[in-house]
RNA sequence: CAGAAAAUCGGUGAGGGAGUUCACCGUUAACCGCCGUCCCCGACUCAGUCGGGGCAGCUGAUGACUCCUGACAAGAG
Numbered sequence: 001c002a003g004a005a006a007a008u009c010g011g012u013g014a015g016g017g018a019g020u021u022c023a024c025c026g027u028u029a030a031c032c033g034c035c036g037u038c039c040c041c042g043a044c045u046c047a048g049u050c051g052g053g054g055c056a057g058c059u060g061a062u063g064a065c066u067c068c069u070g071a072c073a074a075g076a077g
Stems, first nucleotide, its partner, number of pairs: 009026005016068006033058002036055001038054007
């Protein structure tokens, strides 16, 4: 100096917080949901396909479990 392992620390897991736990990442990173008889652009093996963007639609406050908070809907007092 480089690499590996362990421990520790920090961060992340599509909309708030906490506990527990799991996974991932080490700032060059993890992560940034699904969907379409639609539109635009690019590419290709070209009348079809793929990628990106726009628009429209859908599910969920969890990565998972539990709890709290917020919002919405229904019912009862």

This is a predicted structure of a 77-nucleotide RNA (Fluoride riboswitch aptamer (crcB RNA motif)) from Candidatus Sulfotelmatobacter sp. It was read from a public genome assembly, where an Rfam model found it. Lineage of the source: Bacteria > Pseudomonadati > Terriglobia > Terriglobales > Candidatus Sulfotelmatobacter. Its mean pLDDT, the model's own confidence on a scale to 100, is 75.